[in-house]
RNAcentral holds the full RNA, with entries from ENA, Greengenes and SILVA. Predicted 3D model of a 473-nucleotide part of an RNA (small-subunit ribosomal RNA, 5' domain) from an uncultured Alphaproteobacteria bacterium.
Context: one part of a larger RNA
Order: sequence, then structure tokens, then C1' cells
RNA sequence: GAACGAACGCUGGCGGCAGGCCUAACACAUGCAAGUCGAACGAGAUCUUCGGAUCUAGUGGCGCACGGGUGAGUAACGCGUAGGAAUCUACCUAUCAGUCUGGGAUAACAGUUGGAAACGACUGCUAAUACCGGAUAUUCCCCCCGGGGGAAAGAUUUAUCGCUGAUAGAUGAGCCUGCGUUAGAUUAGCUUGUUGGUAAGGUAAUGGCUUACCAAGGCUACGAUCUAUAGCUGGUCUGAGAGGAUGAUCAGCCACACUGGGACUGAGACACGGCCCAGACUCCUACGGGAGGCAGCAGUGGGGAAUAUUGGGCAAUGGGCGCAAGCCUGACCCAGCCAUGCCGCGUGAGUGAUGACGGCCUUAGGGUUGUAAAGCUCUUUCGAUGGUGAAGAUGAUGACCGUAACCAUUAAAGAAGCCCCGGCUAACUUCGUGCCAGCAGCCGCGGUAAUACGAAGGGGGCUAGCGUUGUUC
Repeated sequence: GAACGAACGCUGGCGGCAGGCCUAACACAUGCAAGUCGAACGAGAUCUUCGGAUCUAGUGGCGCACGGGUGAGUAACGCGUAGGAAUCUACCUAUCAGUCUGGGAUAACAGUUGGAAACGACUGCUAAUACCGGAUAUUCCCCCCGGGGGAAAGAUUUAUCGCUGAUAGAUGAGCCUGCGUUAGAUUAGCUUGUUGGUAAGGUAAUGGCUUACCAAGGCUACGAUCUAUAGCUGGUCUGAGAGGAUGAUCAGCCACACUGGGACUGAGACACGGCCCAGACUCCUACGGGAGGCAGCAGUGGGGAAUAUUGGGCAAUGGGCGCAAGCCUGACCCAGCCAUGCCGCGUGAGUGAUGACGGCCUUAGGGUUGUAAAGCUCUUUCGAUGGUGAAGAUGAUGACCGUAACCAUUAAAGAAGCCCCGGCUAACUUCGUGCCAGCAGCCGCGGUAAUACGAAGGGGGCUAGCGUUGUUC
């Protein structure tokens, strides 16, 4: 000098754009953050012009594995980059083929009943695109090549939307490898499923992934193992560069969801707002037993130098469901708060010498503050008040918003501070103090004439900011 997710002190007019718990991955009151489909199904309620319409608890389908948060863990194929083969992929696209025939249940509901509650139990009835047989079978699977095995669901007012099998694509995901990826040797040896093989199991798939048997290997001074620290990257800051530091916001990947473990469902999870077990904590209880998980958005307590509203809207973009109308969406779009940063604008312009008054200094003559003020002549950006009023979105729909913008009225009217002045370093005098009080980044000032302390006048610098502290180059 530059930079910052900054903080603190003094001060503070406006706008645009951005940013805003870096600390306790501490604990959380309350509300909201994932639903949707009646064009799968029975049933019920309300309305009825008896045609039907609307609503929905339940069964069923799809979604809830996305989106959003955080960085605890992780020194690792985690990430980055370049490759690879032994894989799966709902919805979507294309092509081929099919959608035949039967069956038994069950929730809802009704009745009885247990419990404080959470939630159940028994009996009976019923539907389906829920569930289960039989048939059929290609470019599917297995195969000893003879053969064997395997599917479906309907809805509807026409149209159409669905369902099943197979192949290919697209998208997404899993796996493997080369290279790169912090510090410590005051960590030198580490390893027994360990290293390899055979066989089997397991997986969507390769593989000690797992098991049995066999062999005795494997890693290491080019740093194994251990310890400490840490999410990685695109990037960001600085620098002429080389480099150094860093990883907030935005984007990609990874990991986590009170702590530890486990699987279920599913195309996909070992699942933040799902389940089970254990633990800590909190709450309810009729003491028998139950309920919970903000590292989602707001918000509270606590911690801290320190970081915002328990706001509006689905209008736009995007997502889920639905044929659609539409519903949901604290994603998102907006508004609120904060000089936290960057950028822009303003706090007036011209003229004005009795060089006024006052202040300060003085050699007492004067000098300086100073064209500064007053006065005169103008202007109205920004602000204030009143009116008009968009684009964003169109078939229709505007939260923002009566916002931006435009017009009119008003009057210089409402708007300047902070730090410094011994040298480095731009800027000097007087008074007070008297090694005191104090200053200080370094050198150093102060013990009676202090340009260095405190105040005043004057001056220098930056300016809605200015200084200080911290951190990086």
C1' cells in the first nucleotide's frame, strides 16, 4: 500500500447493487418448511333442478433419495485430473410384441370392548390400477442344446390416458486404476482376513466383500505405522511475476442430521422434518405407560468483540402430484433491519472589502481567521407535499406497489464529520502543567520558556465517513 463475512470509538443526508452466527455440530417455546390424484376403489357427508355437483377419513398410485441446512467427522480413490470394465437406472424418447381367463382376502364401515393418554383388541360386511393362481412368450433368463422358466389392469362422455415383456437411447448412480493433495522421526518398524491362490457364498456389479482350505506373504527411510491439524475444488486476496495466504457469499463433489448401531420399503436411502434398538437430555402421566429431536425459514435462551423479521406472495423461475382445472412449495421472488462493503449523488451556485463584528497572535504599528460571513442575484439535484403512474405477463393472473418513473408546489430551505500537525510523514503558535498529569507504531517526549502531554487559535489529510484493533499478502 492492498484486502476483510470483521469488531470497537466518534460521527452520520439519500439511492443502487451485494453481504450479514467466523463462537456452542450448545439447548430449543411457538408457527410454517411435502404433498397430490375422485379420470384406480368402495364408503360417508352436504347440496340438488333428482340428471348430478362438491367435500373428504380410509384402501391404492406417484412423490417424499429432489429442493433447503451444516462442515462435526474425514489425510481418504474423500477431492482434483486423466483413464477403465464387471454394473443398475423410476419418470422420459424410439422400436417390436401383448393386455386372455379365474380366485380368495382386507381397511374404511357396523357392533362389542381395553386404555388417563398414545394407541389398540375381537366379531361381521365390502371394492379396486391392492393381492394370488392358470394360460400365452420374442431380439428375455437358465441350459447337459434335449429342454426348462418367466407378465399384465384397467379408467372414461368421444378422444385418450394407462398396464406387461423385450431391445436401444438419454439421464442419473455404483465400482476400479495412474498421478496430485498439511505438519511432526522428540512417531521406525507396521500387518493375521493380514498378502496371494483354489472353491463356495454374497452383490446390480469386480473384488478377502465374507467363509473354508492351502501357501507365507504384503507395506516401509521415495517415510509405512502413529500423532496433530483439516471437508476438497472452481475460485478469492495479495503480488510485476514466481510465489504466499485462503476456501464466507455463488457453483461442482463429499460427509453429517440429538449420540451410537441396524435394517425395512423402494428404480434409487441404510433415509434431516420415516422405522427399530441402546444412550444422554426434555416434556406429559390417572405411575400402568407414552411423546420429542430447528446443522430447514423466522424466532428464544446461552456463548461471544460480533451477525437481521416469530414479514408478504406463489405474480415470475423451478420442483412434486394431477388429463386438466388446480393444489402444495420459508426452494424462490420480494419487502423489513444493519454505513458491513463497493459504487453514485447531495449538504448549494455566482457576486461580494467598511478586508465588518468576534476569536487568536502581536514587536501594539498590525497580522490572521477571510470572499469566509453578512448583503445582492440565481438554481432546486436529493429531501418534503400533492397528482399521474409502468415494464416485469399474458389467453388470464402482479406479492413487490400506488413501487420505479413523470408532472406540479415549496423554500437555501432539512443534510459534516473524523484523525493528525517532533522525525519517519503533509501540516505551528500561545496558554496550562512541571520526570507530575500524561503521550507513544519505532526513535523517543515531560525535571519552569514542551511545535511531542492537556486546551485554544491556525494548519494538513480523508470525507458520510474517519480513526483504532485483529488477520493475510

The coordinates come from a structure-prediction model, not an experiment, and the mean pLDDT is 86.